[in-house]
RNA sequence: CGUGCAGUGAGGGUCGCCGGUGGGUUCGCCCACGGGAGGAAAGUCCGAGCUCCGCAGGGCAGGGUGCCGGGUAACGCCCGGGCGUCGUACGACGACGGAAAGUGCAGCAGAGAGCAGACCGCCGAUGGCUCCUACGGAGCACAGGCAAGGGUGAAAGGGUGCGGUAAGAGCGCACCGGACUCGUGGUAACACGGGUCGCAUGGCAAACCCCACCCGGAGCAAGGCCAAAUAGGGGACGAGGAGUGGCCCACUCCGUCACAGUCCCGGGUAGGCUGCUGGAGACCGGUCGCGAGGCCGGUCCUAGAGAAAUGACCCCACCUGCUUCGGCAGGGACAGAACUCGGCUUAUUCGCACGUGAU
Numbered sequence: 001c002g003u004g005c006a007g008u009g010a011g012g013g014u015c016g017c018c019g020g021u022g023g024g025u026u027c028g029c030c031c032a033c034g035g036g037a038g039g040a041a042a043g044u045c046c047g048a049g050c051u052c053c054g055c056a057g058g059g060c061a062g063g064g065u066g067c068c069g070g071g072u073a074a075c076g077c078c079c080g081g082g083c084g085u086c087g088u089a090c091g092a093c094g095a096c097g098g099a100a101a102g103u104g105c106a107g108c109a110g111a112g113a114g115c116a117g118a119c120c121g122c123c124g125a126u127g128g129c130u131c132c133u134a135c136g137g138a139g140c141a142c143a144g145g146c147a148a149g150g151g152u153g154a155a156a157g158g159g160u161g162c163g164g165u166a167a168g169a170g171c172g173c174a175c176c177g178g179a180c181u182c183g184u185g186g187u188a189a190c191a192c193g194g195g196u197c198g199c200a201u202g203g204c205a206a207a208c209c210c211c212a213c214c215c216g217g218a219g220c221a222a223g224g225c226c227a228a229a230u231a232g233g234g235g236a237c238g239a240g241g242a243g244u245g246g247c248c249c250a251c252u253c254c255g256u257c258a259c260a261g262u263c264c265c266g267g268g269u270a271g272g273c274u275g276c277u278g279g280a281g282a283c284c285g286g287u288c289g290c291g292a293g294g295c296c297g298g299u300c301c302u303a304g305a306g307a308a309a310u311g312a313c314c315c316c317a318c319c320u321g322c323u324u325c326g327g328c329a330g331g332g333a334c335a336g337a338a339c340u341c342g343g344c345u346u347a348u349u350c351g352c353a354c355g356u357g358a359u
């Protein structure tokens, strides 16, 4: 530096808590046996199973992913590889497609920030001006040339060196880098080599955007079954005498309608049952694979609640340090199931094992 293990105890005692099975009961409970949290049960950030709803097909909008190959039920996860950055190294980290489709952005500083620019500086060969000892030479820095050096910046239009020049400059050359192209190796990402070109297309896409691929919604309070009381809905009866109200009617009877009454049906609520834990399951061995993992065989059953239980104390053991070997001191954290799996992330005491690098 990395990987993995472990996450206190099939030790004892005392007092408890929640389900299950069996038994007893004076129906209040009591007794016995057996079971009862995690590596993260957490965050709910991804991906699935399962359930209900939706759905011709295609497109738009919206969201996600983004080097290559593999693993997987699937993934934004994992493994292996490539490239880049950091590190002496083992190794760690990386939103790692496209900036020559288009649009856009860049504070401050700075002369100049995108078909750039001259503040300091260098030069002033050539032209100009001045002087002289005048075929020539010296000076000035006016025209003008330059971008090497300084300076600003996150970034200044390849880098180093030699040549070259008035000074300079891919202006020329060598090496490095780059673009294009061909070849070789590799499944691929990519790497290496040859040739051509003095060098063009500065950065940002965790800015819009473009490209490729993926994506229906809601969630176990999903969903299914049984089903009161009360109220309301529908149907049948309402028979012999009798009840109440309406119609008819001056009144009564008759007739007729409704109510009351009896029975039945169906919907919803409370409540109960189910979904519910045996599953992409755990462990061991073999085998294939660098590995993630696949296949085969054997063994095992390990919470399923009421959003509510799974605990407390003492002793012993355990781990670490010291020791006069009698002991003494320190330590046990984070947290806590609720439909179930695969991941990621975050929290975490005392520690242990293995591999590897440097000194």
Base pairs, nucleotide, nucleotide: 001355002354003353004352005351008317009316011315012314013313014312015311017036018035020033021032022031023030024029038334042345043344045343046342047341048340049339050219051218052217053216062215063214064213065212066211067081068080069079070078071077082096083094084093085092086091097210098209102208103207104204105203119150120149121146122145123144126143127142128140129139130138131137132136158176159175160174161173162172163171177199178197179196180195181194182193183192184191185190223274224273225272226271233265234264235263236262237261243259244258245257246256247255281300282299283298284297285296286295287294288293318331319330320329321328322327